[in-house]
RNA sequence: GGGGCUGUAGCUCAGUGGUUAGAGCUGUCGGCUCAUAACCGAUCGGUCGCGGGUUCAAGUCCCGCCGGCCCCA
Numbered sequence: 001g002g003g004g005c006u007g008u009a010g011c012u013c014a015g016u017g018g019u020u021a022g023a024g025c026u027g028u029c030g031g032c033u034c035a036u037a038a039c040c041g042a043u044c045g046g047u048c049g050c051g052g053g054u055u056c057a058a059g060u061c062c063c064g065c066c067g068g069c070c071c072c073a
Stems, first nucleotide, its partner, number of pairs: 001072007010025004018056001027043005049065005
C1' cells in the first nucleotide's frame, strides 16, 4: 500500500429501516443469613466510534475519516 471483518451501557454481547435501543455480568439500594457467598427484588448506567448522504423515518442502507483484529504484498 491492497483486501476482509469489526466498533451499541464499566465488561461480554443482542437488536427485520417503523412506538420509547435491550440482555447477562459488574456497580448501588433492599430482602434472605449469626455472617459471607449464593439466591431473590429494585435501581443506576447510552453523543449506538466521528462527519456527511438517502429516506416521511437510520443503531440498521450508502460515502468519507478514525480505532481494533486478520490476510496479502
The prediction has a mean pLDDT of 82.
A computed fold for a 73-nucleotide RNA from Chthonomonas sp., annotated as transfer RNA.
NCBI's taxonomy places the organism under Bacteria, Chthonomonadia, Chthonomonadales, Chthonomonadaceae, Chthonomonas.